[in-house]
RNA sequence: AGAGUUUGAUCAUGGCUCAGGAUGAACGCUAGCGGCAGGCUUAAUACAUGCAAGUUGCACGGGAAUUCGGGUAGUAAUAUCUGGAUGAGAGUGGCGCACGGGUGCGUAACGCGUAUGCAACCUACCCUUUACAGGAGGAUAGCUUUCGGAAACGGAAAUUAAUACUCCAUACAAUCUGUUUGACACCUGUCAAGCAGAUAAAAGUUCCGGCGGUAAAGGAUGGGCAUGCGUGACAUUAGCUAGUUGGUAAGGUAACGGCUUACCAAGGCGACGAUGUCUAGGGGUUCUGAGAGGAUGAUCCCCCACACUGGUACUGAGACACGGACCAGACUCCUACGGGAGGCAGCAGUAAGGAAUAUUGGUCAAUGGGCGAGAGCCUGAACCAGCCAUGCCGCGUGCAGGAAGAAGGCCUUAUGGGUUGUAAACUGCUUUUGUCAGGGAAUAAAUCUAUGUACGAGUACGUAGUUGAAGGUACCUGAUGAAUAAGCAUCGGCUAACUCCGUGCCAGCAGCCGCGGUAAUACGGAGGAUGCAAGCGUUAUCCGGAUUCAUUGGGUUUAAAGGGUGCGCAGGCGGAUAUAUAAGUCAGUGGUGAAAUGCAACAGCUUAACUGUUGAGCUGCCAUUGAUACUGUAGGUCUAGAGUGUAAUUGGGGUAAGCGGAAUAUGUCAUGUAGCGGUGAAAUGCUUAGAUAUGACAUAGAACACCGAUCGCGAAGGCAGCUUACCAAGCUACAACUGACGCUCAUGCACGAAAGCGUGGGGAUCAAACAGGAUUAGAUACCCUGGUAGUCCACGCUGUAAACGAUGAUUACUAGCUGUUGGCGAUAUACAGUCAGUGGCGUAGCGAAAGCGUUAAGUAAUCCACCUGGGGAGUACGUUCGCAAGUAUGAAACUCAAAGGAAUUGACGGGGGCCCGCACAAGCGGAGGAGCAUGUGGUUUAAUUCGAUGGUACGCGAGGAACCUUACCUAGACUUGAACGCAUUAGGAAUAGAUUAGAAAUAGUUUAGCCAGCAAUGGCCUAUUGCGAGGUGCUGCAUGGUUGUCGUCAGCUCGUGCCGUGAGGUGUUAGGUUAAGUCCUGCAACGAGCGCAACCCCUACUUUUAGUUGCCAUCAGGUCAAGCUGGGCACUCUAGAAGAACUGCCUACGCAAGUAGAGAGGAAGGUGGGGAUGACGUCAAAUCAGCACGGCCCUUACGUCUAGGGCUACACACGUGCUACAAUGGCCGGUACAGAGGGCAGCUACUGGGUGACCAGAUGCGAAUCUCGAAAGCCGGUCUCAGUUCGGAUCGGAGUCUGCAACCCGACUCCGUGAAGUUGGAUUCGCUAGUAAUCGCGUAUCAGCCAUGACGCGGUGAAUACGUUCCCGGGCCUUGUACACACCGCCCGUCAAGCCAUGGGAGCUGGGGGGACCUGAAGUCCGUAACCGCGAGGAGCGGCCUAGGGUAAAAUCAGUGACUGGGGCUAAGUCGUAACAAGGUAGCCGUA
Repeated sequence: AGAGUUUGAUCAUGGCUCAGGAUGAACGCUAGCGGCAGGCUUAAUACAUGCAAGUUGCACGGGAAUUCGGGUAGUAAUAUCUGGAUGAGAGUGGCGCACGGGUGCGUAACGCGUAUGCAACCUACCCUUUACAGGAGGAUAGCUUUCGGAAACGGAAAUUAAUACUCCAUACAAUCUGUUUGACACCUGUCAAGCAGAUAAAAGUUCCGGCGGUAAAGGAUGGGCAUGCGUGACAUUAGCUAGUUGGUAAGGUAACGGCUUACCAAGGCGACGAUGUCUAGGGGUUCUGAGAGGAUGAUCCCCCACACUGGUACUGAGACACGGACCAGACUCCUACGGGAGGCAGCAGUAAGGAAUAUUGGUCAAUGGGCGAGAGCCUGAACCAGCCAUGCCGCGUGCAGGAAGAAGGCCUUAUGGGUUGUAAACUGCUUUUGUCAGGGAAUAAAUCUAUGUACGAGUACGUAGUUGAAGGUACCUGAUGAAUAAGCAUCGGCUAACUCCGUGCCAGCAGCCGCGGUAAUACGGAGGAUGCAAGCGUUAUCCGGAUUCAUUGGGUUUAAAGGGUGCGCAGGCGGAUAUAUAAGUCAGUGGUGAAAUGCAACAGCUUAACUGUUGAGCUGCCAUUGAUACUGUAGGUCUAGAGUGUAAUUGGGGUAAGCGGAAUAUGUCAUGUAGCGGUGAAAUGCUUAGAUAUGACAUAGAACACCGAUCGCGAAGGCAGCUUACCAAGCUACAACUGACGCUCAUGCACGAAAGCGUGGGGAUCAAACAGGAUUAGAUACCCUGGUAGUCCACGCUGUAAACGAUGAUUACUAGCUGUUGGCGAUAUACAGUCAGUGGCGUAGCGAAAGCGUUAAGUAAUCCACCUGGGGAGUACGUUCGCAAGUAUGAAACUCAAAGGAAUUGACGGGGGCCCGCACAAGCGGAGGAGCAUGUGGUUUAAUUCGAUGGUACGCGAGGAACCUUACCUAGACUUGAACGCAUUAGGAAUAGAUUAGAAAUAGUUUAGCCAGCAAUGGCCUAUUGCGAGGUGCUGCAUGGUUGUCGUCAGCUCGUGCCGUGAGGUGUUAGGUUAAGUCCUGCAACGAGCGCAACCCCUACUUUUAGUUGCCAUCAGGUCAAGCUGGGCACUCUAGAAGAACUGCCUACGCAAGUAGAGAGGAAGGUGGGGAUGACGUCAAAUCAGCACGGCCCUUACGUCUAGGGCUACACACGUGCUACAAUGGCCGGUACAGAGGGCAGCUACUGGGUGACCAGAUGCGAAUCUCGAAAGCCGGUCUCAGUUCGGAUCGGAGUCUGCAACCCGACUCCGUGAAGUUGGAUUCGCUAGUAAUCGCGUAUCAGCCAUGACGCGGUGAAUACGUUCCCGGGCCUUGUACACACCGCCCGUCAAGCCAUGGGAGCUGGGGGGACCUGAAGUCCGUAACCGCGAGGAGCGGCCUAGGGUAAAAUCAGUGACUGGGGCUAAGUCGUAACAAGGUAGCCGUA
C1' cells in the first nucleotide's frame, strides 16, 4: 500500500466482497512446562447452608464457672461459710455500624466531565488556641418473683447502677434584637471596635502522670447548594406549562430557593429543537485509525444510582440507611390456624436461564479498617492457594555427522526416473525440561517483653528475644537418560502452497467471483506442499481498508443528485478610507487538567510479559497582562456596488374593450346531374325527397395564412390579425442626486402549460368515451365514417409536466474569429469603436468521454437546494392541503451482485447511400401431373446393419448387397482364439486325393509324399506351449487427418510512426477506376505479408527439330479395290523446343489510372476460352464405419467361424432421374462424318449356325500396327392426328449368358400382351456461346448386374440481356441499438403453481404512560376541652398530604385475526408481442 467482481473488450461511476488489528468471548480438533493477568456480557431470576461488624470491665450494675488461702462438719470423699484471683453468657452506657464489599435497575439529568462561586452552609473522630467543669434529683434495663403465648415475644410487681436521664447556678466568647463609628466590598452586604438587652453547659475515672467532659474560635478532612460550557436517536413528536414564571409576606431547612402556603401580576420555555417517545449509568480509559475521526465504558481508579417492589420517617456529625425500623404489595418458609419469620446486586455455593464464565479453600504473616489506654478482638476488605490454553509473555519437544540417496508410500513417458529425503537407520554430543536425592530463602518493619542511652514522668534511639498463611514454595547443587513432549488450517483467483484416485449438476463446496452434467489443481480420500505453532481454525462483534457522509477529504449536463419560477422575513456572507475599542484572533504569565493508563529514559524479577522510579505529555478549561494586521462593534468620511433623476429608444410583456378578412360548418335560394366521399384496397356514411360541384345571401363560433427568421419580449409557465386605453419592464446616453441602501435565502407569500373539477354561458372546428366499417388467427388498436364530454368565455379550485439548457442565483477574472437584434458615436444599413442581448466555430483550461469553452461544464468567492448501489417505492402507515381526482412529506421487512453512464469493435435493422452475381428482368429448356428407375422419411419386420438431415442430407458414404461383401437377424460351433510376429517343444515336406457324420463350420478314418547341406543346422509346413490378441462397441462435444459451405467473394492482417487515459483508430477511409484492397490521385502515415493477378496444364496460330506403328504430293511397282510395296518426310498428324497479345499503335475523353471507338493490324483484343489453384476465419458443420488416436466399455463374448435369411419388405410422403405424351415425329431401306478411351482369365477380325441374345471354329494384337465402335444428319418410302404404326409399363410363354448357386434377388433375347399418359395447379430449377438444347460414344467398379447413376468424349448447334425498381446472396461506407450464445437476439404484462416478508381488516389479547373521580396504610407536620400527669408532656381524636387499591373514558405501542391488496423470489407452464432497428403506429413525460 491494495485486490476480486457489471463488459466481447475499454474508461469512469457505483455497490458488494477480501487481505489487517482487536475481544471478559464461544464452538471444533489438538495439547509439554512456567510466569503475569482475567473469569455470569444472559434472569436487578429464586435462593438451602456457612461465614462477611463489631468492640469496650481504664463508663456501669452484676456475675455462672474455675482456682488459691482460711474456717466449720465429716475418718475421708465431700458439703458449707469466708477472703482473694480470674471472669463466660446476657444487660445499661460509649464509639462504630453512613466505611469497606456488590450491582448497573432507574436516570438524557447540574447525573457526569470541566471551570468557577457560596457575602447562602454543615462537618463526629484529628490538630492548634481560650475558658470552664459548682450543686441537686427522679428513674430504668438487668437480676428476682409472677402471668400469657405453639412460637416470635409480651404483660405485671418489687428492687438497682452509671461517662444513661432531669433540674438549678455560672459563661466577656456564641446566637438573636436594637444602636454608634470606621474600613472594605457591592446585588442583597461583610469585617472590626463599642454600648444595651435576652437565651443556653458540663462526667467522671485513675496506678494521680493522665485519659475523658462542656463552651467557643481557627485549621484539616469530608460533604451540601448554585452557575457557565460540554455530554444520545427520532420532526412520520411542534407547540409545552397552573406552583406554571415573577413579586410580597409567612413557614421550613445546616443553608439559598415556589422548597411549601396565602395574596397579587401574567408570565416562562420553544425551530440555536421546547414537549413527547425510544435507548442509555457518566468519566479517566480501551480498540482501531497516518491523522481527523469511528466504536467502546469488562478488569483498575473517580463520581452517581440502587439494595425483593413501592412509600415513610426515626436515630445520628453524617442515612431517609445492602447484612436497622414502620406500612403496603408480590413471593417463600414455620404454625398448635390464634399468629409469626425472611430478603446473597457481600464471599463461597445451589437451581434456573444460556453458546458461555471458577472453590460451600487457607490466613489475619503483610497492607488497610473498627473498637480499645493497651495486650488484643473482629475483618470472605486484603494477602494467598485451587479450577479454566480465556489472553499476553517466555522455554522446550534436541544438536552435529550420516547417500546404498535403504525399505515402504505416492507420481510417472514404467528394465528406468522423480518425490517423501539427511529425513530414517547408524555414530558422536548436550541435558533446558522431566524424574530422584540434598540444601533452601527474601517478603519481618513494628508492637510487645527484658535491658541500655539521651533529656523531663514520656518520647526518641540502641541491644537481645518474640511473630510467615503462601511453603519445604521460589531458587541452588548432584544423579539419570534423547530419554517425558506436535498439532491445526489451507493449497481455482484474490492468497503462500499440485498431483493421482473416486464421484458424475449426484453427493457436496462456497468470504466474493464461482466449482460439480465422465479426463474436477474448486466435491470426498491419498501422497506431497504452504502457513502458523501449544496452539490452529470457525462463528459473533468493533474499527480499518471505505476519500462509500468527504472538517482534513466527494459530488449534482448525460452515471444518484439544481427546488417549475419569482418576491422575501430570520439566518449566512458583504465595497473604499482613517479613528476608537479589544469580543473573536495571537503572545507571555499564573491556576487547574487526581492517580493509574499511553510515550521516553533508567531500574527490579535469569529474559519477556509484568512491576517500579523519573521525565515529558495530557492538544482542554479558567484567570490575568500585553499586541491590534484581519474579522467584529461604535461613530465619521467616500463613490467604483446598488438605487434615483433627466433625455431618447425597443418589443408577438400584461389586462380590458372594439374592429377585420380568409377558411370551416350550417341555413335559404339558384345553376346542375349521378354520383360524392374515403382508402394500400374497400366498406360504413351522404345522395334522384337532387347530394358532391358552382354562385349569391345569411348566421355562428374558433383560430389569425403571407410577413416569420437558431428573430423579439417575459422570472418561469408563456406571448403573434388590427386599433385604443391602462399597467409593467429592459436597454442606451448624461454623471445631476442618495451614499453600501448590497448578494443569497430555510420557513413563508405569489405566479405556475396541458389535462381535470365546480357554477353559469357558448359550441364552428377538432375530438377521449362510444357506435359502425375495414384489417387481422384475434384487433376492446393503428386506417375510415360518425360522435359526446372537452377544446372557447367569466368566476373559483387543482399545483403537476422530459415545468429541459435534463446545466440554481450573484460577483470578478481568463486568446480570438464570424453572423445577427436594440441603442450610442457618425450625414450614412460605408465603418475602426462601445454597451446590452442572441447564435456558430474555436485557444488555454476542464471533463470518464461525448463535449463545454467570456451566454463555461474554465479559475475563484458567497448563499441556497439536492445526492449516497439496484429493486421493493415515490409504495405503505401517519400527517398536511384538496369538492374530488389526487398533491406534498415519505419509510421498513424482504431480495439481487449488480443496476446505470460515455465511448470502442462487431453483428443486426420491415435505416440510408454505392456496387456486384443467371439475383431479378429478357429468353431457351426443364421439374411439379403419368409410368418406371434410384435415394430418403415413415411403417413393417427376427433383422429390414450403420452413417449423412435447411441452404451445405436425400442416383450421398456405395466407382456397382444373389453367396462373399455384411457391420444386421435366426440357428449351430470355438475360447491364445480367424490373421500376423517372437520364442519353445514335437513331428513331418508342401501338397494332392478318397471316405464317414453334418446345412456347413467342424470332427474322425485313410492313400501317396520332404528340400538344401558332409554334418551341425537351416528353409517350409502342421501341431503344442508361452508372450503380444480381437471389437464396424461408445464418445466427431476429448482429437489428428480429410472434406463441405460462405466463396474464386475481395477481403484478412502485421512492423514502425502518429492519434486516443483506454478498448481501439489511422494505414484499409476519401475522389476516380477495376473482374479484383486492380491501379491512380490525395492524405500522419510509410512500408510489408496472406489473398487478387501472374508464374503451371489443356486449347486456338506460326516456325523449327524429328519421321514409326502415322502421312502419301512427286517417281516407280502392284491390286477388283486399298500407302499394299519400293521410296519420300513435302502436307496432315504425332510430340519436343521456340515465337506470338503488351491497351503496344491511332482517335476522343481524362491530371493520372483508365475508359470508349463492331478502329487498324492480327489466328487470337482488352483476364482470348477452359482447368488446377480456395486468404484470416465461420458453422462445437461432417466423418471414431476409410485410416490413425486419448479415455471409457466387452473378454467361453459386444471377439471368431459357418449355414440360411435380411440390407431388395410396402396403405403412404418427398428428392433426383429415365421414357413419353408424338408429324421439327414414328417405322422401313440406303448412305456419310468423330473424339477420347479400353483390351491377354482380355478385345476379337473373319467363317459358319441361330429371328435374336448368343454359340462353334479361327486369326491378329500386351496395341499411333490388331481389335471394340457412333448417333442425330443426309437420300428415298410409309404413317396423317387417332390413345394411333404415339407410348412402352405390366403380365404370360420360350430362351441366351455369367456364376458353386439367379426361389426370395441378375442382366439380356424372341413371341405375345399393350397400362397410365393428349404437355402437367400453387410453386420451382438450370443456362449468357461452341453455352443452352439435342445426338450418340467411352471408361471406372465388375464373374454377372439391377448404370436411366457417376466421370469423361466428341457431333449438330440457338434465343435473349431494356435495365437494377423489386426477390435472393454478397462487398464497401454511413446511421440507430437496451443485441455480443450477437434478431433463431433481447424483452414486457396478465393468468396458473410453490415459497417468503409485508399493508388493510369485523375484531380479540397484552404492555407501558398520563389525566379525572372514589377510597386511603405507615408517617412527618398542624390542631385539640373531657382521659393520664403537680407540671413539662403524653394517650386519644380530628385535619392536610401520600404509596397502594378501585371505577369509567380516551390516547399510545406491540402480538394475533376469517378475508383481502399489492410486492419479491423460483431451468424448461399459458396468452399475446408493449419496448430496444424507422422495433414494423418514433419513443417518452404530465393528465383524463
The RNA shown here (small-subunit ribosomal RNA) has 1488 nucleotides and comes from iron-reducing bacterium enrichment culture clone HN29. The RNAcentral record of the sequence draws on ENA, Greengenes and SILVA. The prediction has a mean pLDDT of 83.